[in-house]
A computed fold for a 73-nucleotide RNA from a Patescibacteria group bacterium, annotated as transfer RNA. It was read from a public genome assembly.

RNA sequence: GCGCCCAUAGCUCAGCUGGUAGAGCAGCUCCCUUUUAAGGAGAAGGUCGCAGGAUCGUAACCUGCUGGGCGCA
Numbered sequence: 001g002c003g004c005c006c007a008u009a010g011c012u013c014a015g016c017u018g019g020u021a022g023a024g025c026a027g028c029u030c031c032c033u034u035u036u037a038a039g040g041a042g043a044a045g046g047u048c049g050c051a052g053g054a055u056c057g058u059a060a061c062c063u064g065c066u067g068g069g070c071g072c073a
Base pairs, nucleotide, nucleotide: 001072002071003070004069005068006067007066010025011024012023013022019056028042029041030040031039049065050064051063052062053061
């Protein structure tokens, strides 16, 4: 230098054929318990890496950039 893949909650990851985003764990509150752990219930937590474009409408499609990984040279 070229090619491919990845970027979504604090962490690990889903998200189908475009229609206002979920799970597990962690953290918080409550119940239970003499207390802790375990168990149960609930709520909260997201400019979907950044910018532009297409679309009535994008996390998803197109382009560029940034970061990470792999391969080739």
Its Rfam family is "tRNA". By type it is a transfer RNA. Its family is annotated with triplet codon-amino acid adaptor activity in the Gene Ontology. Its mean pLDDT, the model's own confidence on a scale to 100, is 80.